Transfer RNA from a marine eukaryotic metagenome, 66 nucleotides, folded computationally.
It matches the Rfam family "tRNA". Its family is annotated with triplet codon-amino acid adaptor activity in the Gene Ontology. The family's RNA type in Rfam is transfer RNA.

[in-house]
RNA sequence: GGGUAUAGCUCAGUUGGUAGAGCAGCUGAUUCCAAAUCAGCAGGUCCAGAGUUCAAGUCUUUGUGC
Numbered sequence: 001g002g003g004u005a006u007a008g009c010u011c012a013g014u015u016g017g018u019a020g021a022g023c024a025g026c027u028g029a030u031u032c033c034a035a036a037u038c039a040g041c042a043g044g045u046c047c048a049g050a051g052u053u054c055a056a057g058u059c060u061u062u063g064u065g066c
Base pairs, nucleotide, nucleotide: 003066004065005064008023009022010021011020017054025041026040027039028038029037047063048062049061050060051059
């Protein structure tokens, strides 16, 4: 100097406009029991501080981790 930081994990998130998917978890159905399968549910201070804006995960800036 460059990149990156978003759910337990791996990652999306368009031009700034109510934060999402897969896996994992929980509940139910199915089964003699379980697995698999199907249906549903829950889960987030978007690394921290400041700034711009009516509005910031997104733009600017400083710091920190990798």